Notes:
This is a predicted structure of a 71-nucleotide RNA (transfer RNA) from a Nanobdellota archaeon. The source organism's lineage runs through Archaea, Nanobdellati and Nanobdellota. It matches the Rfam family "tRNA". By type it is a transfer RNA.

RNA sequence: GGGUGCGUAGUUUAAUGGCAAAAUAGAUGGCUCCAGACCAUCAGCUGGGGGUUCGAUUCCCUCCGUGCCCA
Numbered sequence: 001g002g003g004u005g006c007g008u009a010g011u012u013u014a015a016u017g018g019c020a021a022a023a024u025a026g027a028u029g030g031c032u033c034c035a036g037a038c039c040a041u042c043a044g045c046u047g048g049g050g051g052u053u054c055g056a057u058u059c060c061c062u063c064c065g066u067g068c069c070c071a
Stems, first nucleotide, its partner, number of pairs: 001070007010024004018054001026042005047063005
C1' cells in the first nucleotide's frame, strides 16, 4: 500500500428495518448484631460524520480504532 472482519452499559454478550435487552459490576432499601449470600428498586450503552427510508443498532459511503490475510 491492497483486501477482509469487528466496534452496543464499567465488563461479557443479545436484538437481521418498527419501544435497545440480559448477565455481571455499581447505587439505594429490606434481611442480618455486622458483613456476605438472598430479595426489591434505581441509574447506565448502539465509535464520529453523512446518505437511503415514514422509520436505521440493522442497509450504503467516509473517517477513527482494532484483528486477520496478501504485498
The sequence was found in a public genome assembly.